[in-house]
RNA sequence: GGUCGGCCGGACGGUCGCGUGGCGGGCAACCGCACCGAGGAACGUCCGGGCUCCACAGGGCAGGGCGGUGGGUAACACCCACCCGGAGCAAUCCGCGAGACAGUGCCACAGAGAGAAGACCGCCUCUUCGGUCCACGGUCCCUGAGCUUGUCGACGGGGUCGAACGGUGAAGAGGUAAGGGUGAAAGGGUGGUGUAAGAGACCACCGGGGGCCGUGGUGACACGGCCCGCCAGGUAAACCUCGCCCGGAGCAAGGCCAGACAGGGGAUGUUGACGCGGCUCGCCGAGUCCCCGGGUAGGCCGCUGGAGCGGCGCGGCAACGCGUCGCCGAGAGAGAUGACCGUCGAUGGGACCGUGAGGUCCCGGAACAGAACCCGGCGUACAGGCCGGCCCGU
Numbered sequence: 001g002g003u004c005g006g007c008c009g010g011a012c013g014g015u016c017g018c019g020u021g022g023c024g025g026g027c028a029a030c031c032g033c034a035c036c037g038a039g040g041a042a043c044g045u046c047c048g049g050g051c052u053c054c055a056c057a058g059g060g061c062a063g064g065g066c067g068g069u070g071g072g073u074a075a076c077a078c079c080c081a082c083c084c085g086g087a088g089c090a091a092u093c094c095g096c097g098a099g100a101c102a103g104u105g106c107c108a109c110a111g112a113g114a115g116a117a118g119a120c121c122g123c124c125u126c127u128u129c130g131g132u133c134c135a136c137g138g139u140c141c142c143u144g145a146g147c148u149u150g151u152c153g154a155c156g157g158g159g160u161c162g163a164a165c166g167g168u169g170a171a172g173a174g175g176u177a178a179g180g181g182u183g184a185a186a187g188g189g190u191g192g193u194g195u196a197a198g199a200g201a202c203c204a205c206c207g208g209g210g211g212c213c214g215u216g217g218u219g220a221c222a223c224g225g226c227c228c229g230c231c232a233g234g235u236a237a238a239c240c241u242c243g244c245c246c247g248g249a250g251c252a253a254g255g256c257c258a259g260a261c262a263g264g265g266g267a268u269g270u271u272g273a274c275g276c277g278g279c280u281c282g283c284c285g286a287g288u289c290c291c292c293g294g295g296u297a298g299g300c301c302g303c304u305g306g307a308g309c310g311g312c313g314c315g316g317c318a319a320c321g322c323g324u325c326g327c328c329g330a331g332a333g334a335g336a337u338g339a340c341c342g343u344c345g346a347u348g349g350g351a352c353c354g355u356g357a358g359g360u361c362c363c364g365g366a367a368c369a370g371a372a373c374c375c376g377g378c379g380u381a382c383a384g385g386c387c388g389g390c391c392c393g394u
Base pairs, nucleotide, nucleotide: 001391002390003389004388005387006386007385008384010344011343012342013341014340015339016338018037019036022033023032024031025030039368043379044378046377047376048375049374050373051250052249053248054247063246064245065244066243067242068082069081070080071079072078083097084095085094086093087092098241099240103239104238105235106234107233120180121179122176123175124174125173126172127171128170129169132164133167134166136162137161138160139159140158141157142156146152147150188206189205190204191203192202193201207231208230209228210227211226212225213224214223215222216221254301255300256299257298263292264291265290266289267288268287275283276282308327309326310325311324312323313322314321315320348363349362350361351360352359353358
């Protein structure tokens, strides 16, 4: 310098409060006492389970989820270990890791062509037409190496005429995926043979793929040998195909007790019930009592001791499991867990001193957030601090 993991996330004291349960007092309202009282994420409610009720012969369709291999677990989309691919010198990190020769669709812009693809430029062949720059042929001139000394003449230069066999220009017909160009992506790479030019067309080597076999591994897979020119894009968080899994609703689940009002049944009552504060007379004039079922308001349970937490030992690389010892850590009602003061306080800001490392004083005072049936995960938020492993450099 980097990378991974674990832990903490204001401390102490005082005063006043809040909540469930306990104990004591009080007829009760309430009062007193001591204890306990949010989190690593209690959050989002995204997965998986427990629990509860409903549904359910069996099979299929539809719908949803998952997808390398082996293990862990109650289960999972989670965790561990490994494999494969990618990034990095490395520690380590990342991958929604089945199938793209089953079929269909899509691939912006650019580009000729986005796929059993495609001739835009280029390259090549052929046909037709043209032209005279080069090359070619005729002829003439200049120069004059050389020798057989001639009306000789190489090489070089120039003029003129010609023709279409070549280079070349135009048009057309075709061939070509080597090269250029477009693009995120264009038919494996290098060299050669071959060809009119080219091409895995063919050959050598390299890379990839497939088949068969051997070795190692539980396996994904790895390594090795032989053969096959098989090399023809990507995309499945596009439809789809394959394999595996999946009933629904949720603590406002659900259960128990149970008012009032309405309903049903019975008894009694117009031969006067009940009521008029106890009795009698009198008055009044149609109820009164009991039971039943449903279950509203309300109350209780569910409710927190559990796939619990911690220590040690053992097994396992690990996730995790087993054994043993110890501990109890909110459970309410739309919902308590707070406020103030003092001391201290990480980082931060300012001033002064000092060459400097640093020292002194002042100011200021912690993040995200908050249970509501319970667990296991994942994801997200988080001021700041502490500890450790590993890697790279010096």